RNA sequence: GGAGUCUGCCGGACAAUCGCUGUUCUGCUUGCAGAAGAGAGGAAAGUCCGGGCUCUACAGGGCAGAGUGCCAGAUAACGUCUGGGCGGCGUGAGCCGACGGAAAGUGCAACAGAAAGUAUACCGCCUAAGGGCUCUUCGGAGUCACGGUAAGGUUGAAAUGGUGCGGUAAGAGCGCACCGCGUGGGUGGUAACACUCCACGGCGAUGGAAAACCCCACUCGGAGCAAGACCAAAUAGGGAUCCUUAAGGUGUGGCCCGCACUGGAUCCGGGUAGGUUGCUUGAGGUCAGUGGUGACGCUGAUCCUAGAUGAAUGAUUGUCCACGACAAAACCCGGCUUACAGGCAGACUCCCCCC
Numbered sequence: 001g002g003a004g005u006c007u008g009c010c011g012g013a014c015a016a017u018c019g020c021u022g023u024u025c026u027g028c029u030u031g032c033a034g035a036a037g038a039g040a041g042g043a044a045a046g047u048c049c050g051g052g053c054u055c056u057a058c059a060g061g062g063c064a065g066a067g068u069g070c071c072a073g074a075u076a077a078c079g080u081c082u083g084g085g086c087g088g089c090g091u092g093a094g095c096c097g098a099c100g101g102a103a104a105g106u107g108c109a110a111c112a113g114a115a116a117g118u119a120u121a122c123c124g125c126c127u128a129a130g131g132g133c134u135c136u137u138c139g140g141a142g143u144c145a146c147g148g149u150a151a152g153g154u155u156g157a158a159a160u161g162g163u164g165c166g167g168u169a170a171g172a173g174c175g176c177a178c179c180g181c182g183u184g185g186g187u188g189g190u191a192a193c194a195c196u197c198c199a200c201g202g203c204g205a206u207g208g209a210a211a212a213c214c215c216c217a218c219u220c221g222g223a224g225c226a227a228g229a230c231c232a233a234a235u236a237g238g239g240a241u242c243c244u245u246a247a248g249g250u251g252u253g254g255c256c257c258g259c260a261c262u263g264g265a266u267c268c269g270g271g272u273a274g275g276u277u278g279c280u281u282g283a284g285g286u287c288a289g290u291g292g293u294g295a296c297g298c299u300g301a302u303c304c305u306a307g308a309u310g311a312a313u314g315a316u317u318g319u320c321c322a323c324g325a326c327a328a329a330a331c332c333c334g335g336c337u338u339a340c341a342g343g344c345a346g347a348c349u350c351c352c353c354c355c
Stems, first nucleotide, its partner, number of pairs: 001351010012320007020039002023036006041326001045337002048335005053224004065220005070084005085099001086097004100215002105213002108208001122153002124149003131144005161179006180203001181201005186195003228277004238268006248262005284303008321324001
């Protein structure tokens, strides 16, 4: 200098004016005025997981159903995160992983192929022994596969350990060496697991697939802030008690007419419209110390940072720059996933050059 990996952060800046939604204070005419101060995000998004909170149900248990799935830890909890193991990818920093069980059972594998799990033999190879046939000088020779074989070829996504030597009629873990694999033990590790530590097993043991059913272990009751709680209008409607008799009374309205209702008064609870609450101080932020490899925990100090409900957070102007992406709360938090113009910082890796 170039190319990368991981982690964290920012997301136009400043000023003025006019608006909008809360809060606090002051003033009074009690619902207005004035002042001060505050007012979207890293994803507020998708609503995919987990929890708080609320109601429901409450002595609880089970079935069904759903989910998770290497090990250990973190956490309120998780399908998240951290560290580790194993497998794969990358020269590397690093990245990716539905990563329990196929020696419990049932089922599956199209086409091709001899054969797809009780194995099997199309081409090929062999003719030693036994057998059939032919010939025979009776010693044997030739031939066949209905015999042997699975080294070689052929099919397939997948074919039942690999290489070499010996061996054989030809072959074959048939024997041996090395590699691989399995079982048991030992050692290290909390564990997953690892080991050029030991012994045993020739290995059709134990093939694949559980993203087929299934088995095993663990977790989960349901509904959700339109949850829920409180107040509560009317010519609405219900109940109880007392009083009255209807050419009246009540409501509307200044009054009459008109129209509507049907006795009046008191009390009671239910509850629609509507209003209040839930509502934002919280598993909270910042800084310092401290324990831990880390996720994270503990201690102390300090800060208050939207709360709308037809739903506010905007508009205009000026100056400047690198000319500004994706997108906007709706009960609250922890995650995941997806979108994102551009920029900053730190750690690390590879290549080239120079000293």